[in-house]
Context: one part of a larger RNA
RNA sequence: GAGUAACGACAAUGGGUGUGAAAAACACCCACGCCGAAAGACCAAGGUUUCCUGCGCAACGUUAAUCGACGCAGGGUUAGUCGGUCCCUAAGGCGAGGCUGAAAAGCGUAGUCGAUGGAAAACAGGUUAAUAUUCCUGUACUUCUAGUUAUUGCGAUGGGGGGACGGAGAAGGCUAGGCCAGCUUGGCGUUGGUUGUCCAAGUUUAAGGUUGUAGGCUGACUGCUUAGGUAAAUCCGGGCGGUUAAGGCUGAGAACUGAUGACGAGUGCUCAUUAGAGCGCGAAGUGGUUGAUGCCAUGCUUCCAAGAAAAGCCUCUAAGCUUCAGAUAACUAGGAACCGUACCCCAAACCGACACAGGUGGUUGGGUAGAGAAUACCAAGGCGCUU
Numbered sequence: 001g002a003g004u005a006a007c008g009a010c011a012a013u014g015g016g017u018g019u020g021a022a023a024a025a026c027a028c029c030c031a032c033g034c035c036g037a038a039a040g041a042c043c044a045a046g047g048u049u050u051c052c053u054g055c056g057c058a059a060c061g062u063u064a065a066u067c068g069a070c071g072c073a074g075g076g077u078u079a080g081u082c083g084g085u086c087c088c089u090a091a092g093g094c095g096a097g098g099c100u101g102a103a104a105a106g107c108g109u110a111g112u113c114g115a116u117g118g119a120a121a122a123c124a125g126g127u128u129a130a131u132a133u134u135c136c137u138g139u140a141c142u143u144c145u146a147g148u149u150a151u152u153g154c155g156a157u158g159g160g161g162g163g164a165c166g167g168a169g170a171a172g173g174c175u176a177g178g179c180c181a182g183c184u185u186g187g188c189g190u191u192g193g194u195u196g197u198c199c200a201a202g203u204u205u206a207a208g209g210u211u212g213u214a215g216g217c218u219g220a221c222u223g224c225u226u227a228g229g230u231a232a233a234u235c236c237g238g239g240c241g242g243u244u245a246a247g248g249c250u251g252a253g254a255a256c257u258g259a260u261g262a263c264g265a266g267u268g269c270u271c272a273u274u275a276g277a278g279c280g281c282g283a284a285g286u287g288g289u290u291g292a293u294g295c296c297a298u299g300c301u302u303c304c305a306a307g308a309a310a311a312g313c314c315u316c317u318a319a320g321c322u323u324c325a326g327a328u329a330a331c332u333a334g335g336a337a338c339c340g341u342a343c344c345c346c347a348a349a350c351c352g353a354c355a356c357a358g359g360u361g362g363u364u365g366g367g368u369a370g371a372g373a374a375u376a377c378c379a380a381g382g383c384g385c386u387u
Stems, first nucleotide, its partner, number of pairs: 013031006032384004040364004046344002050342001051075006060068002080141002082340003087118002092113003098107003122139005142336011153321002158316004166303004172296003177290005182203006188196001204262002208257003215250004219244008228236002263285001266281006304307001350359002366378004
């Protein structure tokens, strides 16, 4: 220079009360304003205690601070079903033997790892200051082990099936959600009107079980035979007959049940200085309409560039076992370990040296107007962007 520029989006503040040494900024209440395909809600990655409570204000916070993602202390993350681990493989990695190389090492078979993919099973309500598909209540489901009973050809690292897949397009059947009516409960205006065709709130309920619909796919059953499937096969494939017009597989949703339950506007009692807390009682809980980008559907049609693998699963036999073992069905009893789980997550907690107008994958995403996830105004919810 200079007490100058600046104090990081022009979404916006004002009032009352409280606390306190002190209040523009903290807490509560009232009013106003902003977002609302987000500036709401939930995850993945990443962060790693930032979460909640009490106490505190040196420093940190672009100002003050009684406040804080700050300091100190204490507390907090509960799983057979969510995710991982475990089982399986992809790209890719490693790689016994092996090949190459002067060596270091490079490549690579059998294998062994490796999810961003495949593969068993849980929902609704309640509860904490802080966790919940994890705790509690109610109602379920899966898988493994052992035993009992009944029946009996079982058996794999091998064969076969299946798993099992692209793009685009169109029509249909549904549901979530929305809206309207009806129903239930409450209200009658501090300012002119408001007992009315008035106003406000509520009208919610899952997985599972039974049934097998709209639809989709496929003819089905059986006998004989067989140069294929590295051996075998009753399985798959090929061939030749017979019977029959239906049979089988799959499949949203709806209905009944789950539910004589839960929830529920409101209301009673008790406690409390307030904020509030606890214990009860508990109405209606129906119909219509609209309707998805969600489900049926990895379906159907069509196109050429022809669109993972392996295991779990089903089936077939080989060696072998055949009073055993093993398998199937029902029932009974028991088991399901370990790790993650707090909190932020378009952000003041991640990546940007910062409490940085930048960047960051997925899910959800209500109303009125509208073709619309545009835009405008609003709901729930969240904020007024730390001078």
Large-subunit ribosomal RNA, domain III from Pseudomonas turukhanskensis, 387 nucleotides, folded computationally.
NCBI's taxonomy places the organism under Bacteria, Pseudomonadati, Gammaproteobacteria, Pseudomonadaceae, Pseudomonas.
The prediction has a mean pLDDT of 84.
The sequence was found in a public genome assembly.